[in-house]
RNA sequence: GUCCCUGUAGCGCAAUGCAUAGUGUGUUGGACUUCUAAUCCAAAGAUCGUGGGUUCGGAUCCCACCUGGGAUA
Numbered sequence: 001g002u003c004c005c006u007g008u009a010g011c012g013c014a015a016u017g018c019a020u021a022g023u024g025u026g027u028u029g030g031a032c033u034u035c036u037a038a039u040c041c042a043a044a045g046a047u048c049g050u051g052g053g054u055u056c057g058g059a060u061c062c063c064a065c066c067u068g069g070g071a072u073a
Stems, first nucleotide, its partner, number of pairs: 001072005007066001010025004027043005049065005
């Protein structure tokens, strides 16, 4: 240089074009307990890597760029 993959909540992941973007873990509060752990209930936490385009409608499709990883010479 060329090609492929990846990016979504603190962390690990899901969501094949229409709905309030979900799950696990973690965090916070509460219940239970002599206390802790475990268990149960509830809450907070994301402008979906950036910009542009297509569309009535984009996390999802297209283009460019950026981050990380891989293949090739």
This is a predicted structure of a 73-nucleotide RNA (transfer RNA) from Trichonephila clavata. The prediction has a mean pLDDT of 80. It matches the Rfam family "tRNA". Rfam's curators write: Transfer RNA (tRNA) molecules are approximately 80 nucleotides in length. The family's RNA type in Rfam is transfer RNA. RNAcentral holds the sequence, with entries from ENA and Rfam. NCBI's taxonomy places the organism under Eukaryota, Eumetazoa, Chelicerata, Nephilidae, Trichonephila.